[in-house]
RNA sequence: GACGGAAAAAGCCAAACCAGUUGUGAGGCUGGGACGGAAAGCCUAAGGGUCUUUAAGUCAGUAUUAAGGGAUGUAGAUAUACAAGGAAGCACUAAAAGAUAGCCGGGUCACCCUU
Numbered sequence: 001g002a003c004g005g006a007a008a009a010a011g012c013c014a015a016a017c018c019a020g021u022u023g024u025g026a027g028g029c030u031g032g033g034a035c036g037g038a039a040a041g042c043c044u045a046a047g048g049g050u051c052u053u054u055a056a057g058u059c060a061g062u063a064u065u066a067a068g069g070g071a072u073g074u075a076g077a078u079a080u081a082c083a084a085g086g087a088a089g090c091a092c093u094a095a096a097a098g099a100u101a102g103c104c105g106g107g108u109c110a111c112c113c114u115u
Stems, first nucleotide, its partner, number of pairs: 002115001004113002012037002017032006035102001041108004047104002049100006056093003059089001064085002072083004
């Protein structure tokens, strides 16, 4: 210096949950608390994944409600066409904004020890 972390030593961090606080939300912060962590130190969200919010599209003029003739209206040269409403979802799709670094990855500094 590099790889590694079986054992040892000194330490470090802090999941879920609870309380407070903050945010539309995902979540964040503080205190308690330890599931775990050899980088669960720091940086990176423009490496990827996941999550939230917003409106849009799709599902669909479908399911379904009312109506059903005729008349009337609009467009048209005519034939004719149009003329009552209308979903769903802890659904799907992409977009924008945001969250997550203890989801994986990348960069970087680093304690002890084995080889």